RNA sequence: GUCUUCGGGGCAAGGUGAAAUUCCUUACCGGCAGUUAAAGUCUGCGAGCGCCUGCCAGGUUUCGGCGGCGUUGAACCGGUGUAAUUCCGGUACCGACGGUACAGUCCGGAUGAGAGAAGGC
Numbered sequence: 001g002u003c004u005u006c007g008g009g010g011c012a013a014g015g016u017g018a019a020a021u022u023c024c025u026u027a028c029c030g031g032c033a034g035u036u037a038a039a040g041u042c043u044g045c046g047a048g049c050g051c052c053u054g055c056c057a058g059g060u061u062u063c064g065g066c067g068g069c070g071u072u073g074a075a076c077c078g079g080u081g082u083a084a085u086u087c088c089g090g091u092a093c094c095g096a097c098g099g100u101a102c103a104g105u106c107c108g109g110a111u112g113a114g115a116g117a118a119g120g121c
Stems, first nucleotide, its partner, number of pairs: 001121006013025003027105002029095002031045004040093002048071005054066003058063001075091005097108003
């Protein structure tokens, strides 16, 4: 350089109600790389969303692919240690958009995209 494969988990039990895995009690889950030492909460990346006088193809509008810019959640205390907001103990907190009785967990865009990981040549 090129090709192939892989690449996100989770409402059990109960309550109210005509109706809720959406409300209430409670349960459960944690992408990728980095960081003296293992991270949902540190640093950065990805997905989502918005914008563009950018490029490409078609084109009446609309719409599609690529690219650029912006936006994008949440943690403290104690202990051990050379070193940990990463381990151990304790107590907290967070989770796109559309749908539906209000959703991190259901259904949908998505048999998609993707940080990246492994391997072949």
Predicted 3D model of a 121-nucleotide RNA (FMN riboswitch aptamer (RFN element)) from uncultured Acutalibacter sp. Rfam family: FMN riboswitch aptamer (RFN element). Its family is annotated with FMN binding in the Gene Ontology. Rfam describes the family as follows. The RFN element is a highly conserved domain that is found frequently in the 5'-untranslated regions of prokaryotic mRNAs that encode for flavin mononucleotide (FMN) biosynthesis and transport proteins. This element is a metabolite-dependent riboswitch that directly binds FMN in the absence of proteins. In Bacillus subtilis, the riboswitch most likely controls gene expression by causing premature transcription termination within the 5' untranslated region of the ribDEAHT operon and precluding access to the ribosome-binding site of ypaA mRNA.The FMN riboswitch structure, reported in present an FMN-bound six-stem junction, adopts a butterfly-like scaffold, stapled together by opposingly directed but nearly identically folded peripheral domains. The prediction has a mean pLDDT of 82. The model forms 100% of the base pairs in the Rfam consensus.